The RNA shown here (transfer RNA) has 72 nucleotides and comes from a Paludibacteraceae bacterium. Its mean pLDDT, the model's own confidence on a scale to 100, is 82. The organism belongs to Paludibacteraceae, within Bacteria. It was read from a public genome assembly.
């Protein structure tokens, strides 16, 4: 340098055009135990950036940027 493939919570993956972005581990607190550990219960957290198209974009298109693969 050309292609391509992907970027959503701290981490690890859903939502594929449609109502308040969902889960599981991880963190916080409670309960319950002498203590700690498991068990329940409860709370906080995230769509990479800028644009477009739509009545509505995590989703579709452009471009950046950043990881990966392939080929030179």
């Nucleotide at each position: 340098g050309g292609u391509u493939u992907c970027g959503u919570a701290g981490u690890u993956c859903a939502a594929u055009g449609g109502a308040u972005a969902g889960a599981a581990c991880a963190a916080g607190u409670g309960u319950u135990u002498c203590c700690u550990a498991a068990a329940c219960a409860c709370u906080a957290g995230a769509u990479c950036u800028g644009g477009g198209u739509u009545c509505g974009a995590u989703u579709c298109c452009c471009a950046g940027c950043g990881a990966g693969a392939c080929c030179a």